[in-house]
Predicted 3D model of an 89-nucleotide RNA (c-di-GMP-I-GGC riboswitch aptamer) from a Chloroflexota bacterium. It matches the Rfam family "c-di-GMP-I-GGC riboswitch aptamer". Rfam links the family to the GO term cyclic-di-GMP binding. The sequence was found by an Rfam model in a public genome assembly. NCBI's taxonomy places the organism under Bacteria, Bacillati, Chloroflexota. Its mean pLDDT, the model's own confidence on a scale to 100, is 86.

């Protein structure tokens, strides 16, 4: 340095279920594993999700329709940065 074995120690935890928070996406906490070798960490770039506030339309109004992230995703990808065991050189 590169790689991940039907190995081993140990870690994480999709659905769904229950309480809580949020306008919603979607988060925390119990339970539970579908799956992860960084499923550690970090919204930096892409993307995807949502649209409450704002913009625009329409409407007497209620409210409907469009655009948008400063919202949320790292368990989309990329990039950072930190590391366990093993295995090659």
């Nucleotide at each position: 340095u590169u790689c991940g074995a039907u190995a081993a120690a140990g870690g994480c935890a999709a659905a769904c279920c229950c309480g809580g928070c949020g306008a919603a996406a979607g988060c925390c906490g119990g339970g539970g594993a579908c799956g992860c070798a960084a499923a550690g960490c970090c919204a930096u770039g892409g993307g995807u999700c949502u649209a409450a506030a704002a913009c625009c339309g329409g409407g007497a109004a209620a409210c409907c329709g469009g655009u948008c992230a400063c919202g949320a995703u790292u368990g989309c990808c990329a990039g950072g940065u930190u590391g366990c065991c093993g295995a090659a050189a």